[in-house]
RNA sequence: ACCCCCAUGGCGCAAUGGACAACGCGUUCGACUUCUAAUCGAAAGAUUCUGGGUUCAAGUCCCAGUGGGGGUG
Numbered sequence: 001a002c003c004c005c006c007a008u009g010g011c012g013c014a015a016u017g018g019a020c021a022a023c024g025c026g027u028u029c030g031a032c033u034u035c036u037a038a039u040c041g042a043a044a045g046a047u048u049c050u051g052g053g054u055u056c057a058a059g060u061c062c063c064a065g066u067g068g069g070g071g072u073g
Base pairs, nucleotide, nucleotide: 001072002071003070004069005068006067007066010025011024012023018056027043028042029041030040031039049065050064051063052062053061
């Protein structure tokens, strides 16, 4: 330099262009328990990497960039 893949709550990871972005861990509160752990219930937590474009509608498609990983030379 070129090619491919990835980027989504604190972490991990889903989502066929269409309902409020799902789930697990974690956190907080509550129940249970003599207490803790475990278990159960609830809640908070995401401008979906950035900026544009297409579309009635974009996490998803297109363009440009940024960061990370891999490959070729």
Molecule: transfer RNA
Organism: bacterium